[in-house]
Context: one part of a larger RNA
RNA sequence: GAUGAACGCUAGCGGCAGGCCUUACACAUGCAAGUCGAGGGGUAACAGGAGAGAGCUUGCUCUUUCGCUGACGACCGGCGCACGGGUGCGUAACACGUAUGCAACCUACCUCUUACUGGGGAAUAGCCCAGAGAAAUUUGGAUUAACACCCCAUAGCAUCACUUCUUCGCCUGAAGAAAUGAUUAAAGGUUACGGUAAGAGAUGGGCAUGCGCCCCAUUAGCUAGUUGGUGAGGUAACGGCUCACCAAGGCUUCGAUGGGUAGGGGGUCUGAGAGGACUAUCCCCCACACUGGUACUGAGACACGGACCAGACUCCUACGGGAGGCAGCAGUGAGGAAUAUUGCGCAAUGGACGAAAGUCUGACGCAGCCAUGCCGCGUGCAGGAUGACGGCGCUACGCGUUGUAAACUGCUUUUAUAUGCCAAGAAACCUUCGGACGUGUCCGAAGCUGACGGUAGCAUAUGAAUAAGCACCGGCUAACUCCGUGCCAGCAGCCGCGGUAAUACGGAGGGUGCAAGCGUUAUCC
Numbered sequence: 001g002a003u004g005a006a007c008g009c010u011a012g013c014g015g016c017a018g019g020c021c022u023u024a025c026a027c028a029u030g031c032a033a034g035u036c037g038a039g040g041g042g043u044a045a046c047a048g049g050a051g052a053g054a055g056c057u058u059g060c061u062c063u064u065u066c067g068c069u070g071a072c073g074a075c076c077g078g079c080g081c082a083c084g085g086g087u088g089c090g091u092a093a094c095a096c097g098u099a100u101g102c103a104a105c106c107u108a109c110c111u112c113u114u115a116c117u118g119g120g121g122a123a124u125a126g127c128c129c130a131g132a133g134a135a136a137u138u139u140g141g142a143u144u145a146a147c148a149c150c151c152c153a154u155a156g157c158a159u160c161a162c163u164u165c166u167u168c169g170c171c172u173g174a175a176g177a178a179a180u181g182a183u184u185a186a187a188g189g190u191u192a193c194g195g196u197a198a199g200a201g202a203u204g205g206g207c208a209u210g211c212g213c214c215c216c217a218u219u220a221g222c223u224a225g226u227u228g229g230u231g232a233g234g235u236a237a238c239g240g241c242u243c244a245c246c247a248a249g250g251c252u253u254c255g256a257u258g259g260g261u262a263g264g265g266g267g268u269c270u271g272a273g274a275g276g277a278c279u280a281u282c283c284c285c286c287a288c289a290c291u292g293g294u295a296c297u298g299a300g301a302c303a304c305g306g307a308c309c310a311g312a313c314u315c316c317u318a319c320g321g322g323a324g325g326c327a328g329c330a331g332u333g334a335g336g337a338a339u340a341u342u343g344c345g346c347a348a349u350g351g352a353c354g355a356a357a358g359u360c361u362g363a364c365g366c367a368g369c370c371a372u373g374c375c376g377c378g379u380g381c382a383g384g385a386u387g388a389c390g391g392c393g394c395u396a397c398g399c400g401u402u403g404u405a406a407a408c409u410g411c412u413u414u415u416a417u418a419u420g421c422c423a424a425g426a427a428a429c430c431u432u433c434g435g436a437c438g439u440g441u442c443c444g445a446a447g448c449u450g451a452c453g454g455u456a457g458c459a460u461a462u463g464a465a466u467a468a469g470c471a472c473c474g475g476c477u478a479a480c481u482c483c484g485u486g487c488c489a490g491c492a493g494c495c496g497c498g499g500u501a502a503u504a505c506g507g508a509g510g511g512u513g514c515a516a517g518c519g520u521u522a523u524c525c
Base pairs, nucleotide, nucleotide: 001524002523003522005521006520007519008518009517012377013376014375015374016373017372018370019369020335025333026332027331029330030329031328034079035078036077039076040075042072043071046070047069048068049066050065051064052063053062054061055060056059086288087287088286096212097211098210099209100208101207102206105205106204110201111200112199113198114197115196116195117194118152119151120150121149128141129140130139131138132137158183159182160181161180163178164177165176166175167174168173188193214260215259216258221251222250223249226248227247228246229245230244231243232242233241263285264284265283266282267278268277269276270275290311291310292309293308294307313324314323315322316321341367343366344365345364349363350361351360352359353358380411381410382409383408390402391401392400393399394398416462417461418460419459420458421457425452430447431446432445433444434443435442436441469514470513471512472511473510474495475494476493480509481508482507483506484505490497491496
């Protein structure tokens, strides 16, 4: 000097930031991922309309039917749920950082280009009927739709096979072009939009290689899928990635193997630098989601709020059987020296879905708590000597000091209190109107939308009014006397103080240093 700090004493305000470092311990409760009716059959709720009936107040009320309309619970279907958010268990090299590549690869949504979007079929959820069960859930029957599913056709593109030609190459061969054959598509909807095949781009990822990457030698040898080859399988893709056979290799004192510790980096702290230490907040990458394992779906996961199996734990039960996973945001218990609200809002930014309106969003924007830190402001200013009273000290009828300090006089009003006015953040999206334009769309004007918040800010009024402590004073180290105590009580970072004159203990007066803080402890340079 620094800190994600804690503790003691003290405490007026604001701005900005930060806030479980310990038990990756266990979790009550609520919320954190949905959306689309412009894909579909439909109609549980709400509203409107129409039909029928009843009542009377003769244009209203009630009952009932109809998906007819706005809409829409559940269901089928699409997209999303692999993002965003959390944590640091594991991991010492498969991570990370950096550089170079893939002649060995994938990429939904988006952009561009080319071509197409023809014909047919069988189901199933829901609804309905009948059951089982305490529940979770579930069985059978009948029936129905789609941008769900299947079949056929088409295919100068794609894949595969084969032939020919051109270029390159010593050769095996590689690249390009052309012809032939085989295989693979589609979905409709319609005020708008979609779908299929192929290519290119963009974006994101996978893989490979070189270099860098903590401590211990009181860890010296390690290794059989091990190292390489041939072939096959597998993968989006190369590869012992896996397998069969063959060879006997591969790593290592330039530290293999083993053990310990640890997420890595940008960065942060310190230092003149070189270095050393650290990895909280923010950003990038990695790993994980009660513990262990497995795959499914999908463009993408071996998937935090998905599935299955095993285990531990907790809960419900009608004892037959079931349910769960806060290292999401709040919150609870435990642990601990120690770390906050079961708040408001989608107004902004961003995301998912949607043509849009919009819906969802504990991301995010805000507010609450905490002197945890940094920064800023204030606790007044000027005059005022009988140098007052009181305190303390002394050479004591007096003097010194506290001290211009107070009283007193004048001034100011940051702050405080009260009252009133009152934002920016809103650009846009969206609505209406006008204009431009072949279209996509663009331009202009007006209107609508603010959680924070009646907040910030501004104005007026009142009145010095509402606001100072903490540590230290032997040397290091700025700051000294008196009283008490008497090797006691105690102090102490080091040297060391204290045994009757203690500037070192305790109190007082005075002083010094910082200041809404000051000290102590811990840790790093």

Predicted 3D model of a 525-nucleotide part of an RNA (small-subunit ribosomal RNA, 5' domain) from an uncultured bacterium. The coordinates come from a structure-prediction model, not an experiment, and the mean pLDDT is 83.